[in-house]
Context: one part of a larger RNA
RNA sequence: UGACGGGGGCCCGCACAAGCGGAGGAACAUGUGGUUUAAUUCGAUGAUACGCGAGGAACCUUACCCGGGCUUGAAAUGUACUUGACCGGGGUGGAAACACCCCUUCUAGCAAUAGCAAGUAUGUAGGUGCUGCAUGGUUGUCGUCAGCUCGUGCCGUGAGGUGUCGGCUUAAGUGCCAUAACGAGCGCAACCCACAUUGUUAGUUACUAACAGGUAGAGCUGAGGACUCUAACAAGACUGCCGGCGUAAGCCGCGAGGAAGGUGUGGAUGACGUCAAAUCAGCACGGCCCUUACGUCCGGGGCGACACACGUGUUACAAUGGGAGGGACAGCAGGCAGCUACUAGGCGACUAGAUGCAAAUCCGUAAACCCUCUCCCAGUUCGGAUUGGAGUCUGCAACUCGACUCCAUGAAGCUGGAUUCGCUAGUAAUCGCAUAUCAGCCAUGAUGCGGUGAAUACGUUCCCGGGCCUUGUACA
Numbered sequence: 001u002g003a004c005g006g007g008g009g010c011c012c013g014c015a016c017a018a019g020c021g022g023a024g025g026a027a028c029a030u031g032u033g034g035u036u037u038a039a040u041u042c043g044a045u046g047a048u049a050c051g052c053g054a055g056g057a058a059c060c061u062u063a064c065c066c067g068g069g070c071u072u073g074a075a076a077u078g079u080a081c082u083u084g085a086c087c088g089g090g091g092u093g094g095a096a097a098c099a100c101c102c103c104u105u106c107u108a109g110c111a112a113u114a115g116c117a118a119g120u121a122u123g124u125a126g127g128u129g130c131u132g133c134a135u136g137g138u139u140g141u142c143g144u145c146a147g148c149u150c151g152u153g154c155c156g157u158g159a160g161g162u163g164u165c166g167g168c169u170u171a172a173g174u175g176c177c178a179u180a181a182c183g184a185g186c187g188c189a190a191c192c193c194a195c196a197u198u199g200u201u202a203g204u205u206a207c208u209a210a211c212a213g214g215u216a217g218a219g220c221u222g223a224g225g226a227c228u229c230u231a232a233c234a235a236g237a238c239u240g241c242c243g244g245c246g247u248a249a250g251c252c253g254c255g256a257g258g259a260a261g262g263u264g265u266g267g268a269u270g271a272c273g274u275c276a277a278a279u280c281a282g283c284a285c286g287g288c289c290c291u292u293a294c295g296u297c298c299g300g301g302g303c304g305a306c307a308c309a310c311g312u313g314u315u316a317c318a319a320u321g322g323g324a325g326g327g328a329c330a331g332c333a334g335g336c337a338g339c340u341a342c343u344a345g346g347c348g349a350c351u352a353g354a355u356g357c358a359a360a361u362c363c364g365u366a367a368a369c370c371c372u373c374u375c376c377c378a379g380u381u382c383g384g385a386u387u388g389g390a391g392u393c394u395g396c397a398a399c400u401c402g403a404c405u406c407c408a409u410g411a412a413g414c415u416g417g418a419u420u421c422g423c424u425a426g427u428a429a430u431c432g433c434a435u436a437u438c439a440g441c442c443a444u445g446a447u448g449c450g451g452u453g454a455a456u457a458c459g460u461u462c463c464c465g466g467g468c469c470u471u472g473u474a475c476a
Base pairs, nucleotide, nucleotide: 001476002475003473004472005471007470008469009468010467011466012465013464015460016459019423020422021421022420023419026315027314028313029312030311031310032309033308034306035305042053043052064301065300066299067298068297069296070295077123078122079121080120081119082118083117084116088103089102090101091100092099093098106115107114108113126290127289129288130287131286135284136283137279138278139277140275142273147186148185149184150183151182152181153162154161155160166177167176168175192267193266194265195264197235198234199233200232201231202230203229207224208223211222212221213220238261241255242253243252244251245250304442317416321375322374323373324372325371326370327369334363335362338357339356342353343352344351345350382413387408388407389406390405391404392403393402429452430451431450432449433448434447435446
């Protein structure tokens, strides 16, 4: 100087407390461990691994296993030599890769030669092989915590200190006062984006107040530029004003005005560093290793196994509910190998025809909710696992191993031990919708979007984590 303390003081955080809803018990989905296996490819392992890399494992992917091929090689490139082919079409063998056979057969130039292609030789290629403890780059975490430093000066023999401490204040090393310090940098804040209010400009594919037409109904039509909206530019919030307290910074006020009030709300933004943290399998790269194989092509299998253990979720255990009929209201986003109105067929998944839209124009019934009826507390009209049968769709192909539909079947489960997680407002809870990936889909995942919409916070004694000052020293 740090680090640590079941030392002290001050302060903060869904850290506790106050509340609401979960997990831990059940079934299933998914990831992991373990076990098994020819292989169950590899990585990630307290917080900071475990619906993670993977935002799509039937083949491919694919790295693993078995079997069959190739060896300048699946792809790239230099040199030398040889040839005029290669490609394409057909056939035989084969599971395919591949092997063999047949047909066809270079271009420019008079030529030398040049180009193209194939073959041979050679230098090389190739490696998801090892090392993340050789590395770059990127990332997690402490933590959006308020810290981390420098120049000059001063103090100390020196390591170092001071500044950065003290008082007050702040979300903040934010500021004010004081001060052997005076200044400065990286962080904080601000600048950026979205949302909330208003104005100006603009008016189609959006809108419809007035006028006119029109309908069963409808901005449907003429028209309009008011309103909504769209999208560019402006305005607006600064403790600016008032009162109180305070030297000041600042604090308090159901004070004013205002759409918004004290960081308006949310996002992006992550200091010096820590964990030899993660990644050589995104990519790059040093070293080591393989080179008729640890490279590469193909067929099949595996990554999907299953006495078990754990994590994350979905669905439930019902009456604030299940079932039937009727009625209402979104936003984000996507669409041509696509989204599809409408008509017909089918109980249905879907099929056949057909129309609009490269889209503010066309496409898609939101659900919870409301009304009526029913069930009457039961393992039930709860719950839907599992299993049998019949089908639809995608795709070369659904046996291993897809999703969906219909009929039948109808398991566990009656609110979950110790323990544990999330959340302070349009939040939790609850309800559906969309998208990426994608032929299809194992999505109950992820990322967004809107609908309905709470309870509670006395407070900081205690648990956990963190910041500042101080104190002690078994430690460096």